[in-house]
Context: one part of a larger RNA
RNA sequence: GAUGAAUGCUGGCGGCGUGCCUAACACAUGCAAGUCGAGCGGUAGCAGGUCUAGUUUACUAGAUGCUGACGAGCGGCGGACGGCUGAGUAACGCGUGGGAAUGUGCCCCAAAGUGAGGAAUAACUGCCCGAAAGGGUAGCUAAUGCCGCAUAUGGUCUUCGGAUUAAAGUAUUUAUACGCUUUAGGAGCAGCCCGCGUCGGAUUAGGUAGUUGGUAGGAUAAUGGCCUACCAAGCCGACGAUCCGUAGCUGGUCUGAGAGGAUGAUCAGCCAGACUGGGACUGAGACACGGCCCAGACUCCUACGGGAGGCAGCAGUGAGGAAUCUUCCACAAUGGGCGAAAGCCUGAUGGAGCAACGCCGCGUGCAGGAUGAAGGCCUUCGGGUUGUAAACUGCUUUUAUGAGUGAAGAAUAUGACGGUAACUCAUGAAUAAGCACCGGCUAACUACGUGCCAGCAGCCGCGGUCAUACGUAGGGUGCAAGCAUUAUCC
Numbered sequence: 001g002a003u004g005a006a007u008g009c010u011g012g013c014g015g016c017g018u019g020c021c022u023a024a025c026a027c028a029u030g031c032a033a034g035u036c037g038a039g040c041g042g043u044a045g046c047a048g049g050u051c052u053a054g055u056u057u058a059c060u061a062g063a064u065g066c067u068g069a070c071g072a073g074c075g076g077c078g079g080a081c082g083g084c085u086g087a088g089u090a091a092c093g094c095g096u097g098g099g100a101a102u103g104u105g106c107c108c109c110a111a112a113g114u115g116a117g118g119a120a121u122a123a124c125u126g127c128c129c130g131a132a133a134g135g136g137u138a139g140c141u142a143a144u145g146c147c148g149c150a151u152a153u154g155g156u157c158u159u160c161g162g163a164u165u166a167a168a169g170u171a172u173u174u175a176u177a178c179g180c181u182u183u184a185g186g187a188g189c190a191g192c193c194c195g196c197g198u199c200g201g202a203u204u205a206g207g208u209a210g211u212u213g214g215u216a217g218g219a220u221a222a223u224g225g226c227c228u229a230c231c232a233a234g235c236c237g238a239c240g241a242u243c244c245g246u247a248g249c250u251g252g253u254c255u256g257a258g259a260g261g262a263u264g265a266u267c268a269g270c271c272a273g274a275c276u277g278g279g280a281c282u283g284a285g286a287c288a289c290g291g292c293c294c295a296g297a298c299u300c301c302u303a304c305g306g307g308a309g310g311c312a313g314c315a316g317u318g319a320g321g322a323a324u325c326u327u328c329c330a331c332a333a334u335g336g337g338c339g340a341a342a343g344c345c346u347g348a349u350g351g352a353g354c355a356a357c358g359c360c361g362c363g364u365g366c367a368g369g370a371u372g373a374a375g376g377c378c379u380u381c382g383g384g385u386u387g388u389a390a391a392c393u394g395c396u397u398u399u400a401u402g403a404g405u406g407a408a409g410a411a412u413a414u415g416a417c418g419g420u421a422a423c424u425c426a427u428g429a430a431u432a433a434g435c436a437c438c439g440g441c442u443a444a445c446u447a448c449g450u451g452c453c454a455g456c457a458g459c460c461g462c463g464g465u466c467a468u469a470c471g472u473a474g475g476g477u478g479c480a481a482g483c484a485u486u487a488u489c490c
Stems, first nucleotide, its partner, number of pairs: 001489003005486005012362006018355002020320001025318003029315003034077003039074002042070002046068003049064006084273003093198007102190003107186002110183005115149001117147002124139006154165004169178003199245003206236003211233008248270004252263004275296005298309004326352001328351003334348001335346004365395004375386004400427006409417001434479005439460003445474005455462002
């Protein structure tokens, strides 16, 4: 000098930041990923219409998907982003610079096409089982769901003969729009390979059988012992292999004149993880935080047969700890998902709240005022000092309080923040100072108390009857809404 700090004493305001460093410990409760009716069959609820009946309008009852809409369902897109955490990892994980054997939903550009059919199934209805979670069976129905056929500019394979391969509609003002299929290219993204760099220990010296290489095959989007079979016996290592310990990496941050040292909170990039271990499914993309299956530990429900769950999302609780916040507001802005749109969703985000945790700024008044009041303290008893300090006089109003006006952030509209910021007026010095230290280092001294006691202390060292070093007081010094202490780094 610095800190994601903590502790003690103290504490007026504002702006901007920051806030579980420990138990990747366990979690009550709520919310954090939905959306599309312009893909579909429909109609549980709501609102309206129409019809029928009762009836004096009103109102009541029933019917009807007719309309707005829409629970549940089929289907599409999104749940692989965003958010959190740092356990693991000493590794092509990261950083940097290259590379070839790859994929790519949405988006952009270009070309071609979008013909004619079929069979199911959920919802629903009936019956049945179960405490529940849930399930079975029979029957009905739709689609941008599923499956043949046709076509093939093209694409794929090819022994160059040929073989093989698509599609879906919807809305409407009838002209379009949004889609769908195939192919080529792009952008961005992602996977893979390599050179170099990347902590400590030799009181770790040898390690390795898919091990190292080859051939063939499999697998993959793709290269490759990635996997398998066979063949060879290699490969790594004092330029530190292997083993052990520690650790997410980086841009950066702190310090330092620099070189360097230390560090990796917040913000940004990459990686890894989602109760623990394993696995695949779906999909353009996952081996998937709020998906599935299996095993395990734990918690909960149970009719004991069986089920349910995963805050390292936002709040919040318990525990641990020296220690770390509200079970808040809003989608107004920015961004994301879905949708033709209106819009819906969004604990991302924007805000407010709490905390002197940090940085920065402001204030706690200004000027005059001596026979130098009183009081305190010291005293050689003359006086000195506190001290222009106070009182008193004049002034000001940052701040405070009260009242009024009142934004920008928003594009035609739409403002959570917020009647906030800012501005104007009024009142009145009014609402606002502490902490540490004073032997030397080190700025700042006297008195009393104590008497090697009580105590102080970073080092040297103070204290045993005149202590500037302990305690108190007066005075002084240094910082100041802070000041000290402790811890850690340079």
Molecule: small-subunit ribosomal RNA, 5' domain
Organism: uncultured bacterium